[in-house]
């Protein structure tokens, strides 16, 4: 300088009016309450994201269930590791792809069973179409008809290990060496797994298990509209004394008051935002991540706030708005910036 390749940052800036949302202080009516307080002004700091989204997996927290053990279902799937937990991170291992930095794999079981494999092609778990080879016959140098053969051509993801040789009538793990496969013993590693160095002519004969299944491993259901407290009014119920009050005197009954009770509906509080937080630094670690010291903290709403306007400026602004919280994933997003590391040229 050019192709790339793995990452991290940021998510228009700075002032101004105006509004809205919880908080804190203060101030006010002859407003509202029994009281706390509330309503209403005023001021002051503070007020969305990397993804707040999808609601796809774990956890916390609530409720309700649960001697115990099975069924049925759902996930998971090589090996160590992290952590509250995960299906997620990290670091190996084996595979497949790039010169290469790097990248992707749900990566147990296809000798339990079932199931499926289009189209091609003579066959698809079985096979002789073409070719070669032996025989035998005739219309003899070609064809016909049996037989044997999976080296050879053709089909096709796939055709019963591969390639070479030795055999043979042509052939064939028939039989040799070299990979491959299955196995056995050592060696190396925490393991997966490599590596030596030996058997076994390759048996079950192909694929497919994000088909069914079959092993192992694990999972109680349901969610903040969970839930817990308080709680009018009307309706229930109980009770009213010598002693509440209308039904024309008295009882009875009844309507009314009234007290007191249960329940738990309007409404209210609380759950509710300080946490497995988040920044710095130091140790332990190859890393995820841990431990320890200091420092921050100022959405919490309930019809539901974060808004618009203007005024200089630039590269002219993307996806996209919290409703109980947390770690992950996955998905959308206009652009700029930085930083390892590969490769190729060229200099030096």
């Nucleotide at each position: 300088u050019g192709a790339g390749u793995a990452g991290a940052g940021u998510a228009a800036a700075u002032g101004g009016u105006c509004g809205c949302g919880g908080c804190u202080g203060g101030c006010u009516g002859u407003c509202c309450g029994a009281a706390a307080g509330g309503u209403g002004c005023c001021a002051g700091a503070c007020g969305a994201g990397g993804a707040a989204a999808g609601u796809c997996c774990g956890g916390g927290c609530u409720u309700c269930g649960c001697a115990g053990g099975g069924c049925a279902g759902g996930a998971u799937g090589c090996c160590g590791g992290a952590u509250a937990a995960c299906g997620u991170c990290c670091g190996g291992c084996g595979g497949a792809g790039g010169c290469g930095a790097c990248u992707c794999c749900a990566g147990g079981g296809a000798a339990a069973g079932u199931g499926c494999a289009a189209c091609a092609g003579a066959a698809a778990u079985a096979u002789a179409c073409c070719g070669c080879c032996g025989c035998a016959g005739u219309u003899u140098c070609a064809c016909u008809g049996c037989g044997g053969u999976a080296a050879g051509g053709g089909u096709g993801g796939a055709a019963a290990g591969g390639c070479a040789g030795u055999g043979u009538a042509a052939g064939a793990g028939a039989c040799u060496a070299c990979c491959g496969c299955c196995u056995g013993u050592c060696c190396g590693g925490u393991a997966a797994c490599g590596g030596a160095c030996g058997g076994g002519g390759c048996a079950c004969a192909u694929g497919u298990a994000a088909a069914c299944c079959c092993c192992a491993u694990u999972c109680g259901a349901a969610g903040c509209a969970a839930g817990a407290c308080c709680g009018a009014a009307u309706a229930a119920a109980a009770g009213c004394a010598u002693a509440u009050g209308g039904c024309g005197g008295c009882c009875c009954g009844u309507c009314a008051g009234c007290u007191u009770u249960a329940g738990g509906u309007a409404g209210g509080u609380c759950g509710c935002u300080g946490g497995a937080a988040c920044c710095c630094g130091g140790c332990g670690g190859c890393a995820a991540c841990g431990c320890c010291g200091g420092g921050u903290c100022u959405g919490g709403a309930u019809a539901g706030a974060u808004g618009a306007c203007c005024a200089u400026u630039c590269a002219c602004g993307a996806c996209a708005u919290a409703a109980c919280c947390c770690g992950g994933c996955u998905u959308a997003u206009c652009g700029c910036u930085c930083u390892g590391c590969u490769c190729a040229u060229a200099a030096a």
Molecule: Bacterial RNase P class A
Organism: Eubacteriales bacterium